[in-house]
RNA sequence: GCUCAAUUGGUCUAGAGGUAUGAUACCUGCUUCGGGUGCAGGUGGUCCCGCGUUCGAAUCGCGGAUUGAGCC
Numbered sequence: 001g002c003u004c005a006a007u008u009g010g011u012c013u014a015g016a017g018g019u020a021u022g023a024u025a026c027c028u029g030c031u032u033c034g035g036g037u038g039c040a041g042g043u044g045g046u047c048c049c050g051c052g053u054u055c056g057a058a059u060c061g062c063g064g065a066u067u068g069a070g071c072c
Base pairs, nucleotide, nucleotide: 001071002070003069004068005067006066007065010024011023012022018055025043026042027041028040029039030038048064049063050062051061052060
C1' cells in the first nucleotide's frame, strides 16, 4: 500500500428497512436475625463518525476512524 472482517447501555450480546433483544451490572422491594441465594419491579443506548438513498436506516450505498486477519 491492497483485500476482508468487526464496531449496538458499564461489560457481553441478538437484531437483514418500521418506536433496539437478552444476560450481567446497578437501584428498590419481598424473603433472612443479618448477609448471600432466590423472586418481583425499575435504571441505563446520539446503535463508532459524516454524507447519501428512502415516507422511514442499527439495517442499504459512499467516505472516514479504530481494532483484528490476510497479501505484497